[in-house]
RNA sequence: GCCGAAAUGGCUCAGUCGGCAGAGCGAGCGGCUGUUAACCGCUAGGUCCAUGGUUCGAUCCCAUGUUUCGGCG
Numbered sequence: 001g002c003c004g005a006a007a008u009g010g011c012u013c014a015g016u017c018g019g020c021a022g023a024g025c026g027a028g029c030g031g032c033u034g035u036u037a038a039c040c041g042c043u044a045g046g047u048c049c050a051u052g053g054u055u056c057g058a059u060c061c062c063a064u065g066u067u068u069c070g071g072c073g
Stems, first nucleotide, its partner, number of pairs: 001072007010025004019056001027043005049065005
C1' cells in the first nucleotide's frame, strides 16, 4: 500500500429481506432465609463508532473517515 471482518447498556453478545432496541452477566431495590450465599421478582442504564447521502422513515442500504482484528504484498 491492497483486501476482508468487526464497532449496539458497565462487560459478553443478539437483532433487523428498513417501521417500538433486546438477552445473559453486572449494578440498585425488594421477596425468601436466623444471617450470608443461592433462588425469585422489580428498576435504572443505549442519541446502535463518526459525518454526510437515499427514504415518509436508517442500528439496518450507500459514500467517506476513525479504531481494532485478520490476510496479502
Predicted 3D model of a 73-nucleotide RNA (transfer RNA) from Polysphondylium violaceum. The RNAcentral record of the sequence draws on Rfam. Lineage of the source: Eukaryota > Amoebozoa > Eumycetozoa > Dictyostelia > Polysphondylium. Its Rfam family is "tRNA". By type it is a transfer RNA.